């Protein structure tokens, strides 16, 4: 330098192909249970979906450019 893949909650990730209210597990907060903890159960908070532009009535999702990470080739 070229190609491919990845970037979504504090962490690990689903959803993207086929555009239409962003989900799960762990963690965190509160509550229930207990003499008290742990475990278990319930409720809740937490996301401008890496950035910008474009397409569209509507973009996490499609197109283009950029940034960061991983791999392959040279």
């Nucleotide at each position: 330098g070229g190609c491919u893949c990845c970037g979504u909650a504090g962490c690990u990730u689903a959803g993207c192909c086929u555009g239409g209210u962003u989900g799960a597990g762990c963690g965190c907060a509160c509550g229930a249970c207990u003499g008290a903890u742990a475990a278990u159960c319930g409720u809740g908070a937490g996301g401008c979906c890496c950035c910008g532009c474009g397409u569209u009535c509507a973009a996490a999702u499609c197109g283009c450019g950029g940034c960061g990470g991983a791999g392959c080739c040279a």
RNAcentral holds the sequence, with entries from ENA. Transfer RNA from a Candidatus Woesearchaeota archaeon, 74 nucleotides, folded computationally. Its Rfam family is "tRNA". The source organism's lineage runs through Archaea, Nanobdellati and Candidatus Woesearchaeota.